[in-house]
Molecule: SAM riboswitch aptamer (S box leader)
Organism: soil metagenome
RNA sequence: CUUAUCCAGAGUGGCGGAGGGAGCGGCCCGUAGAUGCCACAGCAACCGGUUUCGUCGCAGGGCGAAACGCUGGUGCUAAUUCCCGCCUCCGGAAAACGGGGGGAAGAUAAG
Numbered sequence: 001c002u003u004a005u006c007c008a009g010a011g012u013g014g015c016g017g018a019g020g021g022a023g024c025g026g027c028c029c030g031u032a033g034a035u036g037c038c039a040c041a042g043c044a045a046c047c048g049g050u051u052u053c054g055u056c057g058c059a060g061g062g063c064g065a066a067a068c069g070c071u072g073g074u075g076c077u078a079a080u081u082c083c084c085g086c087c088u089c090c091g092g093a094a095a096a097c098g099g100g101g102g103g104a105a106g107a108u109a110a111g
Stems, first nucleotide, its partner, number of pairs: 001111006011040005019029003025083002041077003046073002048070001049068008081105001086102006
């Protein structure tokens, strides 16, 4: 950079000691110890693997679909990516507020 996904799911212990949830605002979490690190456990099924089916091929095998969590490679385990910010549509008296669509940013995977 490209593509796909992001309203589901899954926590205990140890270390440590002040901020943390990317960023603005909001709203939350946190000395009844958060964030982080480590261990173990778990979730998921992107990649890999296995099986079955379909299909193509003389064949090795290719392609597609489904299933399986599999001593494999990652990821994840507060809150929808916690909500929101920009554009647009609908409701509304409204620049309040609510809802739909798109975008931006971010995260993860594969290339």